[in-house]
Context: one part of a larger RNA
RNA sequence: UUGGGCGUAAAGCGUGCGUAGGCGGCGCGGAAAGUCAGAUGUGAAAUCUUUGGGCUCAACCCAGAAACUGCAUCCGAUACUCCCGCGCUAGAGUAAUGGAGGGGUAGCUGGAAUUCUCGGUGUAGCAGUGAAAUGCGUAGAUAUCGAGAGGAACACUCGUGGCGAAGGCGAGCUACUGGACAUUUACUGACGCUGAGGCACGAAGGCCAGGGUAGCGAAAGGGAUUAGAUACCCCUGUAGUCCUGGCAGUAAACGGUGUGCGCUUGGUGUGGGAGGGCUCGACCCCUUCUGUGCCGGAGCUAACGCGUUAAGCGCACCGCCUGGGAAGUACGGCCGCAAGGCUAAAACUC
Repeated sequence: UUGGGCGUAAAGCGUGCGUAGGCGGCGCGGAAAGUCAGAUGUGAAAUCUUUGGGCUCAACCCAGAAACUGCAUCCGAUACUCCCGCGCUAGAGUAAUGGAGGGGUAGCUGGAAUUCUCGGUGUAGCAGUGAAAUGCGUAGAUAUCGAGAGGAACACUCGUGGCGAAGGCGAGCUACUGGACAUUUACUGACGCUGAGGCACGAAGGCCAGGGUAGCGAAAGGGAUUAGAUACCCCUGUAGUCCUGGCAGUAAACGGUGUGCGCUUGGUGUGGGAGGGCUCGACCCCUUCUGUGCCGGAGCUAACGCGUUAAGCGCACCGCCUGGGAAGUACGGCCGCAAGGCUAAAACUC
C1' cells in the first nucleotide's frame, strides 16, 4: 500500500470547545475545472502481442500489423462533483411563553451525632477481643444531667429517580449563572457535520505557600497472633482528609461500546412537558415530543449477547489495532518544584 478490524480476543483519545483539512439540503440560471465523446499531432528504434517469411526444426533473424492504456491542441456534451449568481425552508439557529432539575459559583443559616472543656449526681470499673493484653480510671473514669468550644459530614425523604460534556453533583435560604425540554407562531436563510495540531475542564492520591484539624487515619510506636508476622485483630497516632491560592493531568476516567445524521416489527415500567376524550374530580383512557430502565422480533455476532438508547442497515469525519515477553520500559525530545506525565523503540527470547 491492498485489505480486515476496535463491547469481552490487539484496538474508541477521560471529556468538551474549536483551527486547518475532509464531507455537505432543495430549485433555477451561467461557466465548463474535474468527468465524458470525437478529431489532429505526438507517444524513436528495439522489446512484448500477432500475421507471414528465412536459416533442415528451434532458439535466433527479417518484413507487416497491432499495441504503446500517455501527453498536448482543437471542437463538442452538461447528468454528477467543483466554481459564480439568484431564490427556497424540511437541516441549523434566533425570539416569545411555560414548567422540571443534588447543573455551576459565592454568601448566610440550621439540627442530629462524635470529641474536648467546665459544673452537678455518682462509684469501681471502662474500653477492647476468638481469647487477651497494651490503653483509660480512686488525681474520681465509664454512666447520667446541664452549659460551652470546635471541625467535618448532611440520616430519613432516596427511587436501575433527577441534572451535567466528562470528572462529578444530595441539609435549608438568598444572589449571580450555564444547559436541556415542551408549545406557538414569527424571524435568519445552509449559517451545517466531523475535527490533525491547539485550547479548556478533568475523581482519588500527590506537591508548593498560608490557614484549620472534631472524627477517621498511610507512616510510626505499643499489645496480641505466629516457627517468624516488617501483615490480617487491638490501643495510640503524624502526614493527609477540610478551607484559600497555585501546580500536577492520571484511573477498571467503564456502557470496557468515538461524534453526528437518516432508515428499520413490538411489549411493559418510570422522569419532564403538551394536546384531546370522559361518569368532567387529585382518577381513568387515547395521542404526541423528550429522557431513562427491563424484556424481546428481524437482523447481526465466534459465542456470550446487542436488539429504535443497536453491537441491525447506510453515509460523513476523527482516533486507534497488526503474535506473547522484553515494555508503556530504554534513549532522545517536550512538560513538571518534585513525584512523575506525554511521545516511544530495539537487541534478545518464546

Small-subunit ribosomal RNA, central domain from an uncultured prokaryote, 350 nucleotides, folded computationally. Model confidence (mean pLDDT): 88 of 100. RNAcentral holds the full RNA, with entries from ENA.